[in-house]
Context: one part of a larger RNA
C1' cells in the first nucleotide's frame, strides 16, 4: 500500500446498485408466515329482505344459498424460508461402485376399471368439564373401509438354459401358488312431462405392471486443522456360521464358533471448527478468511421414541420425561420466532410490529380462482461500491478586512465586489412509459374425435380484462447562483511554516521524541499541505 458485514469522533446535498445481529442455538408481548379441491362424499345455517296469512302474539312460504362456517374425503404440508448450536465425521470435496436399493407427483407403453357388504364423522338425543376437552346411544354417504370375481405383467418357490474371471439373488424360458380398481363431470338418444335409471359419446380420475426422467438411500479410493507436556486403544470389539431385520449391503441386530482388529505413515484420548465453490491479500508462490450469492450436512426450548408417508423419525405433526413461562372453578389445561415485522436482554454495533401477490416461482383445483413475510418492491441506515453536484466566464482602484512586516511592503488574492453567461441536481407544474406475457370470457374461420350441425378438445385471428412499485424512471416548462463543505495533517519518517500564549507546566507522540522564556513538535491566530461528501481513529487479515 489493499481489504472490511465494522465501531467511534467531526461532518453532511443527490442518485444508482448492493448491504445490514460478527455478542445470548438468551428468554419472548402481538400480528401474519400452509393450504387447497363442491367436476370424490353427506349434510347445511344466520343477518337482511318480499309476500301471503293473522285471534295482531304470531305463522308460512320464497329469495339470501346449496352461500358462511364445520366435517368424510383427496392432494400439499419432507418444498419453500431461518441458523451454524453440535460435527475432526465418508460431514465435506473430488472420483468411483450399487450382480445390495427405493422413487409420490411427471412422460411414454401395454393391460384393466366386474359385483357385493359392513361401518365411522358430520347431524340428532342424554350427560361430564371452569376450560381444554370429552363420554354414552341412534341415523347417514363417498374417489373412506372389507371381502369375492378376473390376472397381461409383477412378486414367491420348484426346473432347464445363458453371461464380466469365480461366485451370487444377474438375464431368458418354463410349472404352480400369490396377486388390483373408483368413480366425477358434460352431451345425445330412449323411456310418459320432470326428476332418476339404462344406453353411447368425449373429458377426467382409478388400479396393475414395463421403461424414461427426476429425486434419495447405502458403499469404497484419495483429500480434509491444532496438542504426544495425550502411547497405547478396543468384548459386538475383529472376522465366520446360521438366523432376524431393512427398499438395501454390513455386528445393523441376535446365537455358536474362532481370537482377533487400530495403532510412531499417530490409534486413543484432549482442544478448536460446520465444509466447500468462493472471498481479502499478494508478482507469484504462499498467507488469512468461509458474512451476502450458490451447493451439501447439520439442527429446531433440552433429550429420547415412533406413527402417517413415495420420502420425515418432521422449524409452524404426534407421544413421554425435564427445565421455563402462561391460564386455572386448585379437580386441571396451554405454549415453544434459529420464518417476516416487532419487544427485552447483551453488546462497540445491525432497520418498518409497511405494500402486493402485477412479475417470477411453489401448494391445491378441470378453470375461474384461492394461499404463499418465497419472491416483488417500498421504508430506515454515507455500511460500502459506483456516478453527479455544490458554478462559469471576465474581472486590479491588487478595494475593504484579517495576518505578518526590517513600516518601504508582503500575504490571503481573480479570491471577493462588479459585469456577462449556464441550469446537472434539488424545489414547483405539465405529460408520461416498458416491465404484460398469459389466463378467461366472447366472436370468427379451421382441424380431431363422433351416428352427431350436440359436448369435447387443438390451432388461428378479433374484442373485452389484470401493476404493489406509483403518477415511479424518463420527457418538458418555470425561475433562481439561488438550497448543497467539510476533515485530517504542516519537526524528520511525510507533501506543507510563521506569528501570539505558555514555560518539564499545560500538554503532544505511530516511532524517533518534543516542552525548563525567543517552541516550525504543546494550545489559538494566519497561511499552507493531503483528501473530499466525506475525513480522520481504533480493531482485524493480507
Nucleotide at each position: 500500500g489493499a481489504a472490511u458485514g465494522a465501531a467511534c469522533g467531526c461532518u453532511g446535498g443527490c442518485g444508482g446498485c448492493g448491504u445490514g445481529c460478527u455478542u445470548a442455538a438468551c428468554a419472548c408481548a402481538u400480528g401474519c408466515a400452509a393450504g387447497u379441491c363442491g367436476a370424490a362424499c353427506g349434510a347445511g345455517a344466520a343477518a337482511g329482505g318480499u309476500c301471503u296469512u293473522u285471534u295482531c302474539g304470531g305463522a308460512g312460504a320464497c329469495c339470501g344459498a346449496g352461500u358462511a362456517g364445520a366435517g368424510u374425503g383427496g392432494c400439499g404440508c419432507a418444498c419453500g424460508g431461518g441458523u451454524g448450536a453440535g460435527u475432526a465425521a465418508c460431514a465435506c470435496g473430488u472420483g468411483g461402485a450399487u450382480a445390495a436399493u427405493c422413487u409420490a407427483c411427471c412422460u411414454u407403453c401395454a393391460a384393466g376399471c366386474c359385483g357385493g357388504g359392513g361401518a365411522c364423522a358430520a347431524c340428532c338425543a342424554u350427560u361430564c368439564g371452569a376450560a381444554a376437552g370429552g363420554a354414552u346411544g341412534g341415523c347417514u354417504a363417498a374417489u373412506a373401509c372389507c371381502g369375492g370375481a378376473u390376472a397381461a405383467a409383477g412378486u414367491a418357490u420348484g426346473c432347464a438354459u445363458u453371461u464380466a474371471u469365480c461366485a451370487a439373488g444377474g438375464a431368458u424360458g418354463u410349472a404352480u401358488a400369490u396377486g388390483a380398481a373408483a368413480g366425477a363431470c358434460a352431451g345425445c338418444c330412449u323411456c310418459u312431462g320432470c326428476a332418476u335409471a339404462u344406453g353411447c359419446u368425449g373429458u377426467u380420475g382409478c388400479u396393475u405392471g414395463g421403461a424414461g426422467a427426476u429425486g434419495a438411500g447405502u458403499c469404497c479410493g484419495c483429500g480434509c486443522a491444532c496438542c504426544a507436556u495425550u502411547a497405547g486403544c478396543u468384548a459386538g470389539u475383529u472376522g465366520g456360521u446360521g438366523g432376524g431385520g431393512u427398499a438395501a449391503u454390513g455386528g445393523c441386530c441376535u446365537a455358536c464358533c474362532a481370537a482377533g482388529g487400530c495403532a510412531a505413515c499417530g490409534a486413543u484420548g484432549g482442544u478448536u471448527a460446520g465444509c466447500u465453490g468462493g472471498u481479502c491479500u499478494g508478482a507469484g508462490a504462499g498467507g488469512a478468511u468461509g458474512a451476502u450469492c450458490a451447493a451439501c450436512c447439520a439442527c429446531a426450548c433440552u433429550g429420547g421414541a415412533a406413527c402417517u408417508g413415495g420420502a420425515a423419525c418432521a422449524c409452524g405433526g404426534u407421544c413421554c420425561a425435564g427445565a421455563c413461562u402462561c391460564c386455572u372453578a386448585c379437580g386441571g389445561g396451554a405454549g415453544g420466532c434459529a420464518g417476516c415485522a416487532g419487544a427485552g436482554a447483551g453488546g462497540g454495533a445491525u432497520u418498518u410490529u409497511g405494500c402486493g401477490c402485477a412479475a417470477u416461482g411453489g401448494g391445491g383445483g378441470a378453470a375461474a380462482c384461492c394461499c404463499u413475510g418465497a419472491c416483488g418492491c417500498a421504508g430506515c441506515a454515507a455500511c460500502g461500491c459506483c456516478g453527479c453536484g455544490u458554478g462559469a466566464g471576465u474581472g486590479a482602484a491588487g478595494a475593504a478586512g484579517g495576518u505578518c512586516u526590517u513600516u518601504g511592503g508582503g500575504u490571503c488574492g481573480u479570491a471577493a465586489a462588479g459585469c456577462u453567461c449556464u441550469g446537472u441536481c434539488a424545489a414547483c407544474a405539465g405529460g408520461g412509459a416498458a416491465g404484460a406475457a398469459g389466463u378467461u370470457a366472447u366472436u370468427a374461420a379451421u382441424g380431431u374425435u363422433u351416428a352427431a350441425u350436440a359436448g369435447a378438445u387443438g390451432u388461428u385471428a378479433g374484442u373485452a380484462u389484470u401493476g404493489a412499485c406509483g403518477g415511479u424512471a424518463c420527457c418538458u416548462g418555470u425561475g433562481a447562483a439561488g438550497g448543497a463543505a467539510g476533515c485530517a495533517c504542516c519537526g524528520g519518517c511525510u507533501a506543507a511554516c510563521u506569528c501570539c500564549g505558555u514555560g518539564c507546566c499545560a500538554g503532544c507522540a505511530g516511532c524517533c521524541g518534543c516542552g525548563g522564556u525567543a517552541a516550525c513538535a504543546c494550545g489559538g491566530g494566519g497561511g499552507g499541505u493531503g483528501c473530499a461528501a466525506g475525513c480522520g481513529u481504533u480493531a482485524u487479515u493480507c
Predicted 3D model of a 542-nucleotide part of an RNA (small-subunit ribosomal RNA, 5' domain) from a metagenome. Model confidence (mean pLDDT): 84 of 100.